[in-house]
Context: one part of a larger RNA
Molecule: large-subunit ribosomal RNA, domain I
Organism: Christensenellaceae bacterium OttesenSCG-928-K19
RNA sequence: AGCACAGGGCGAAUGCCUUGGCAUCAAGAACCGAUGAAGGACGUGUCAAGCUGCGAUAAGCUGCGGGUAGCUGCAAGCAAGCAUUAAACCGCAGAUUUCCGAAUGAGGGAACUCAGCAUCUUUAACAGGAUGUUACCAUAUACUGAAUUCAUAGGUAUAUGGGGGGAACCCGGUGAACUGAAACAUCUAAGUAGCCGGAGGAAAAGAAAGCAAAAGCGAUUCUCCUAGUAGCGGCGAGCGAACGGGGAAGAGGCCAAACCGGAAGUCUUCGGACGGCCGGGGUUGUGGACCAUCAUACGUGAUCACAUAAGCAUAGCUGAAUAGUUUUGGAAAAUCCAGCCAAAGAACGUAAAAGCCGUGUAAGCGAAAUGCGAGUGUGCACAGAUGGCACCAGAGUACCACGGGGCACGUGAAACCCAGUGGGAAGCCGGGAGGACCACCUUCCAAGCCUAAAUAUUCCUUGAUGACCGAUAGCGAAAUAGUACCGUGAGGGAAAGGUGAAAAGUACCCCGGGAGGGGAGUGAAAGAGUACCUGAAACCCUGUGCUU
Repeated sequence: AGCACAGGGCGAAUGCCUUGGCAUCAAGAACCGAUGAAGGACGUGUCAAGCUGCGAUAAGCUGCGGGUAGCUGCAAGCAAGCAUUAAACCGCAGAUUUCCGAAUGAGGGAACUCAGCAUCUUUAACAGGAUGUUACCAUAUACUGAAUUCAUAGGUAUAUGGGGGGAACCCGGUGAACUGAAACAUCUAAGUAGCCGGAGGAAAAGAAAGCAAAAGCGAUUCUCCUAGUAGCGGCGAGCGAACGGGGAAGAGGCCAAACCGGAAGUCUUCGGACGGCCGGGGUUGUGGACCAUCAUACGUGAUCACAUAAGCAUAGCUGAAUAGUUUUGGAAAAUCCAGCCAAAGAACGUAAAAGCCGUGUAAGCGAAAUGCGAGUGUGCACAGAUGGCACCAGAGUACCACGGGGCACGUGAAACCCAGUGGGAAGCCGGGAGGACCACCUUCCAAGCCUAAAUAUUCCUUGAUGACCGAUAGCGAAAUAGUACCGUGAGGGAAAGGUGAAAAGUACCCCGGGAGGGGAGUGAAAGAGUACCUGAAACCCUGUGCUU
């Protein structure tokens, strides 16, 4: 030195465990903010570094309700206290809530600096202090008011609103490239990603100038078919409907105008005319206005106002049956024996494996306060027929041209829809559409607005579930985790769980400066001693044997 055997060390795998995650389902909620948010800074405890809570009233203050014998967070300990005159704890409502932050008096390198005004306070006075207020934009009203006479612009005041944040979903604006086409340019990826604006609990769409086809349907949205069909397409790669049918849901309304009335104001030949504003009227493929005649209620309602019920949410409460017994054991819930409950034999805990020990479970019950609340009641809103007449029925609109975009449709025979530039109607004896265009026919009424449900999503709350994970897994994070650490910064981003049933966490003695160890003691176990369950391997050491 090698090999073998034995015993150790180091090390952390493995097994077992779960405080934490992941996913799904159901229900709720779907917003917060100038009454100062989200997010922070700094403070705040007897001792207080971190986390949590809170805000100079600072691990808290008040009221109401629940709750019960203990309590002063994680978190031990000391000290000092609180509590049956009801604390702690839980819920509801309120008070307080420094500074920064949209941040808004001005400034600023966030958490700082420096002001004006009003009121109060303080001082002999000056200083000082407290409270409130002072940003900008839009809209409305009033006042004021240039060049410039009237006026207008502008200014000032007051009131109301806005501003910022938020996971996804939604609408709009803008809008790539990689890629695919086995290269690449039309095309594709894709109107995707990204960026910007805006809204809501959903959004958007929506009551036919729609489809259809000789028969008809009757707003929108979503879904299953139709169908990978018809089509589009360097007819390549690829893209890809509709009609119609089955379902979910179901709801329809309001203006503009004609006509009538009115206010300010303007013009005026003083006769009146106009009148952008207000009220009535009216709302559709034929209707309405106007004139005449006739009729006059039931009903409906999604909006608004007021009142209001059940119920639900936000704390909780009751809740059966062995403190049975034998054996083993440190411990009984195991085992033996014997009982009992069950609308409860879900689950978790308790020294091991418990229906009957604890928390619970089944089944019931409960709110002073706040919120939600289908609905109900009242108010309120909404409704005709015939004949005549020919007043009204959305204009720089429809439409056309050019060049574009959207439609499954790439300019094509290219309708339809949209906006840009230029032209530019008819107006009910009217107008649009039916995939060039024309005729006939059919169908609808643009150029105004609103509209629940079926649909999408889940930052968040509650409950439940899992042939989901079990500490290199599962969220990055089971722990002071978006922490430590890295980076100028945008940003990147960890590691790290387990004594025991209970600290009973080793009094006392010995060696040692200590660390550590040997006794003693605790414990079922210390070969469970906080470097703590189990404790593999690599690696290291010791002893013995053999070989060289």